[in-house]
RNA sequence: UUGAAAGCCAUGUGAGAGAGCGCGUCACGCGCGCCGCCGAAGGGGCAAGAAAAAACGAAACUCUCAGGCAAAAAGAACAUGGCGCUACG
Numbered sequence: 001u002u003g004a005a006a007g008c009c010a011u012g013u014g015a016g017a018g019a020g021c022g023c024g025u026c027a028c029g030c031g032c033g034c035c036g037c038c039g040a041a042g043g044g045g046c047a048a049g050a051a052a053a054a055a056c057g058a059a060a061c062u063c064u065c066a067g068g069c070a071a072a073a074a075g076a077a078c079a080u081g082g083c084g085c086u087a088c089g
Stems, first nucleotide, its partner, number of pairs: 002089001007083007018035001020034005036069003042065001043063003049056001
C1' cells in the first nucleotide's frame, strides 16, 4: 500500500394476523374489560456436540412476555453504495 468476514450509516425491496365487541370519554389511534388471531423489532426455550448429571449451546423451528392485526409508522432479512477496524497474503 492492497484488503475478506463480522460491524455501523444511507437508499431500495420488505410478510402475517380484528378499521372486533362492551363501558368510559365531546371525540380519538386514549383508559378499563371481554373474545379471536399473527410471527419478521426486542425477549425466552432446545438438537447435535464420544457415557451419565449440571452448565454452555443456532435458526426463518418454537413460546407469545413485549410488540402487532385498514392506511401511516414499525419491521427480520436481502440488494446497492459508503465508513471505519482487522485476519491473512
This is a predicted structure of an 89-nucleotide RNA (Glycine riboswitch aptamer). Of the family's consensus pairs, 90% are formed in the model. Model confidence (mean pLDDT): 76 of 100. Rfam family: Glycine riboswitch aptamer. Its family is annotated with glycine biosynthetic process in the Gene Ontology. The literature on the family includes a 2004 paper in Science by Mandal et al., "A glycine-dependent riboswitch that uses cooperative binding to control gene expression".